[in-house]
RNA sequence: UACCGAACAGGGCAAACCCGCCGCGAGGCGGGGACGCAAAGUUACCGGUCUCGCGGCAAUUCAUGCGAGACAGCGGGGCCGCCGGU
Numbered sequence: 001u002a003c004c005g006a007a008c009a010g011g012g013c014a015a016a017c018c019c020g021c022c023g024c025g026a027g028g029c030g031g032g033g034a035c036g037c038a039a040a041g042u043u044a045c046c047g048g049u050c051u052c053g054c055g056g057c058a059a060u061u062c063a064u065g066c067g068a069g070a071c072a073g074c075g076g077g078g079c080c081g082c083c084g085g086u
Base pairs, nucleotide, nucleotide: 002086003085004084005083012037013036017032018031019030020029021028022027035073041079042078043077045076046075047074048071049070050069051068052067053066054065
């Protein structure tokens, strides 16, 4: 440096669900709780999913489009990183 995660060390994170607060909402934050995770650290760059608004329609909770958002524990990419093995 590259690849890998069977065993080792220190450990770390925390799904569903419940409670409180925030948000129109997707969802977020804190506490409890552990399904899982070697990047479940970080980043909306690409794809995807979701929400709200506008537009559109004879009309609609629907399709396409536009705008503003959410998700990093959906996939890929970028950056950074513990232990060990080859």